[in-house]
RNA sequence: CCGGGUGUUGCGCAGUUGGUAGCGCGCCUGCUUUGGGAGCAGGAGGUCGGGCGUUCAAGUCGCCCCACUCGGA
Numbered sequence: 001c002c003g004g005g006u007g008u009u010g011c012g013c014a015g016u017u018g019g020u021a022g023c024g025c026g027c028c029u030g031c032u033u034u035g036g037g038a039g040c041a042g043g044a045g046g047u048c049g050g051g052c053g054u055u056c057a058a059g060u061c062g063c064c065c066c067a068c069u070c071g072g073a
Stems, first nucleotide, its partner, number of pairs: 001072007010025004019056001027043005049065005
């Protein structure tokens, strides 16, 4: 320099054909227990890497950038 992949809550990930974002672990509260753990119930936490555009509507589509990663030269 060229091409591909990835970026979503603290961590690991899903998200279909554009239609208002979810799962597991973790965290908080309560119940249970002498206490802890386990179990059960409830809850908090997200500018979806950044910007612009298309659209009534964008995590999803288009363009430009950033980071990480793989391959080639």